[in-house]
């Protein structure tokens, strides 16, 4: 420097074709047990990386910038 790919919960991720943001794990409360684990219920918790454009409507589509990773030079 040129392609490319990824960025959505505290972590690992989904979320086709624009139309209420989701899953295991954690975490929290309750059952249940002399306790703790474990196992069942139920819960909190995202301005979807930033800005800007397109549309009635954007995590989705488009531009631009940041950050990573991978290929080339």
């Nucleotide at each position: 420097g040129a392609g490319u790919g990824c960025g959505u919960a505290g972590c690992u991720c989904a979320g086709c074709u624009g139309g209420u943001a989701g899953a295991g794990c954690a975490c929290c409360u309750g059952a249940c047990u002399u306790u703790u684990a474990a196992u069942c219920a139920g819960g909190u918790g995202g301005c979807c990386c930033u800005g800007g454009g397109u549309u009635c409507g954007a995590a989705u589509c488009c531009c631009a910038g940041c950050g990573c990773g991978c290929u080339c030079a």

Predicted 3D model of a 73-nucleotide RNA (transfer RNA) from an uncultured Alphaproteobacteria bacterium. Rfam family: tRNA. Rfam classes the family as a transfer RNA. Rfam's curators write: Transfer RNA (tRNA) molecules are approximately 80 nucleotides in length.